This is a predicted structure of a 95-nucleotide RNA (THF (Tetrahydrofolate) riboswitch aptamer) from uncultured Ruminococcus sp. It matches the Rfam family "THF (Tetrahydrofolate) riboswitch aptamer". Rfam links the family to the GO term tetrahydrofolate metabolic process. NCBI's taxonomy places the organism under Bacteria, Bacillati, Clostridia, Oscillospiraceae, Ruminococcus. The sequence is in RNAcentral, with records from MGnify. Its mean pLDDT, the model's own confidence on a scale to 100, is 77.
[in-house]
């Protein structure tokens, strides 16, 4: 000089749900907790819970009437692929 490697975000798809009689996403404000490369510090960033506050949707068709089917939802939870990435400081790994 150069590189690896995390948590966690992003985008694509899939599989099972959920809601469409509106929950859930998404904003926002108080309040609590928790992660942040291997070690140590760690924030005004970033995740989750909890209370409230404003805004707010796409149904359609069949039907034995019980639901079914196609569709919507910045819709949940698991996999798959793909990007990006320790927030910053010190040391530390390889090469």
């Nucleotide at each position: 000089c150069a590189g690896a490697g995390u948590a966690g975000a992003g985008g694509c798809g899939c599989g099972c749900g959920c809601g469409u009689g509106a929950a859930g996403u998404g904003u926002c404000u108080c309040u609590c907790g928790g992660a942040c490369g291997g070690g140590g510090a760690g924030u005004u960033g970033c995740c989750g819970g909890g209370a409230g506050a404003a805004c707010g949707a796409a149904a359609a068709u069949c039907u034995u009437c019980g639901g079914a089917u196609u569709g919507c939802g910045g819709u949940g939870c698991g996999g798959g692929c793909u990007u990006c990435g320790c927030a910053u400081c010190c040391c530390a790994c390889u090469g």